[in-house]
RNA sequence: CCUAACGACCGGCACCCCUUAGGUAACUAAGGUUCGCAAAGCCUCCGGUCCAGGCACUGUCUGGAUAGCGGGGUUGCAUAC
Numbered sequence: 001c002c003u004a005a006c007g008a009c010c011g012g013c014a015c016c017c018c019u020u021a022g023g024u025a026a027c028u029a030a031g032g033u034u035c036g037c038a039a040a041g042c043c044u045c046c047g048g049u050c051c052a053g054g055c056a057c058u059g060u061c062u063g064g065a066u067a068g069c070g071g072g073g074u075u076g077c078a079u080a081c
Base pairs, nucleotide, nucleotide: 007077012037013036017032018031019030020029021028022027035068041074042073043072045071046070047069048066049065050064051063052062053061054060055059
């Protein structure tokens, strides 16, 4: 110096819920909160789940959402041990 594990040090993010705003909705943003997270940083390529609309309707198609549901891609702190 690099890689992997780990998360000691310095730190980081922020579940549920509440308020306000947006959206038909799923859900999102900001503020509060702090369940947890070694990528709970970022990205819908694949699968899952959720929402809306359509159809030849117990299924399937189109669009959307979820990155804190997994997989994958990519970037990254400390290098204490």